């Protein structure tokens, strides 16, 4: 310095709920709170999951089923970046 690992220290995110907004939703973002996490930091590259506006197809209709272009990294892997040093 470089990698494994993760006792110790300094710090970091921040579930759920709730209240404003934005979204068809799914879910996001602010504030407040803290399940919980060694990357719960970034990425939607694969994969699964969630929605169904808009489109399609069936209906007399209300509907109803199909479909990601949406969303989800605190579901998994993949990538790329980072703090500490008992060993």
């Nucleotide at each position: 310095u470089g990698g494994a690992a993760u006792a110790c220290u300094u710090g970091g995110c921040a579930a759920a709920c709730a209240c404003a907004c934005u979204g068809a939703a799914a879910a996001g973002u602010g504030u407040g709170g803290a399940c919980g996490c060694a990357a719960a930091g970034c990425u939607a590259c694969g994969g699964g999951u969630c929605u169904a506006a808009a489109g399609g197809c069936g209906g007399a209709a209300u509907c109803g089923c199909c479909c990601a272009u949406g969303a989800u990294c605190g579901c998994c892997g993949g990538g790329u970046u980072g703090c500490a040093u008992c060993u």
This is a predicted structure of an 87-nucleotide RNA (c-di-GMP-I riboswitch aptamer) from Alicyclobacillus acidiphilus NBRC 100859. It matches the Rfam family "c-di-GMP-I riboswitch aptamer". Rfam links the family to the GO term cyclic-di-GMP binding. The sequence was found by an Rfam model in a public genome assembly. NCBI's taxonomy places the organism under Bacteria, Bacillati, Bacillota, Caryophanales, Alicyclobacillus acidiphilus.